RNA sequence: GGGGAUGUAGCUCAGCCGGGAGAGCGCGGCGUUCGCAAUGCCGAGGCCAGGGGUUCGAUCCCCCUCAUCUCC
Numbered sequence: 001g002g003g004g005a006u007g008u009a010g011c012u013c014a015g016c017c018g019g020g021a022g023a024g025c026g027c028g029g030c031g032u033u034c035g036c037a038a039u040g041c042c043g044a045g046g047c048c049a050g051g052g053g054u055u056c057g058a059u060c061c062c063c064c065u066c067a068u069c070u071c072c
Base pairs, nucleotide, nucleotide: 001072002071003070004069005068006067007066010025011024012023013022019056027043028042029041030040031039049065050064051063052062053061
């Protein structure tokens, strides 16, 4: 330098042909307990790596850039 993969909540990841952003763990509150753990209920937390384009509408399609992994 060229090819490929990945980037979504604090962490691990889903979201499969374009239309509701989600799960588990973690975190906060409440109940249960003498207290802790465990468990039940409720809640907060995301400009979907960044920018641009296509579209009525983009996490998803196209282009560029950045980061990580991998092959030559």
Record summary
RNAcentral holds the sequence, with entries from ENA. Transfer RNA from a Deltaproteobacteria bacterium, 72 nucleotides, folded computationally. Taxonomically the source falls in Myxococcia (Bacteria, Pseudomonadati, Myxococcota). Model confidence (mean pLDDT): 83 of 100.